[in-house]
RNA sequence: CAUCGUUAAUGGCAAACUACUCCGAAAGGGUAGGACGCAAAGUCUCCGGCCUACAGCCCCCCGGGCCAGGGUAGCGGGAUUGCCGAA
Numbered sequence: 001c002a003u004c005g006u007u008a009a010u011g012g013c014a015a016a017c018u019a020c021u022c023c024g025a026a027a028g029g030g031u032a033g034g035a036c037g038c039a040a041a042g043u044c045u046c047c048g049g050c051c052u053a054c055a056g057c058c059c060c061c062c063g064g065g066c067c068a069g070g071g072u073a074g075c076g077g078g079a080u081u082g083c084c085g086a087a
Base pairs, nucleotide, nucleotide: 004085005084012038013037017033018032019031020030022029023028036074042080043079044078046077047076048075049072050071051070056066057065058064059063
């Protein structure tokens, strides 16, 4: 330096769930608590998946359908940065 990390050490993050006079049309997110897990569960929607469907488009216009420009990085791939080195 690269790889690797089940076991060391110092730290980190935080699922479900709960609360909120928080943001959002929703999905979802934020903050506080919480502790299922995580060696990138740091960051980025480039690719695929999944969720939602305000606006838009369509219809037989009551109502329904399509659609990401919204989200998910804790769905996977990819890109990029980074702590430790016991075994």
The RNA shown here (c-di-GMP-I riboswitch aptamer) has 87 nucleotides and comes from a Deltaproteobacteria bacterium. Of the family's consensus pairs, 95% are formed in the model. The sequence was found by an Rfam model in a public genome assembly. The prediction has a mean pLDDT of 86. Rfam family: c-di-GMP-I riboswitch aptamer. Rfam links the family to the GO term cyclic-di-GMP binding.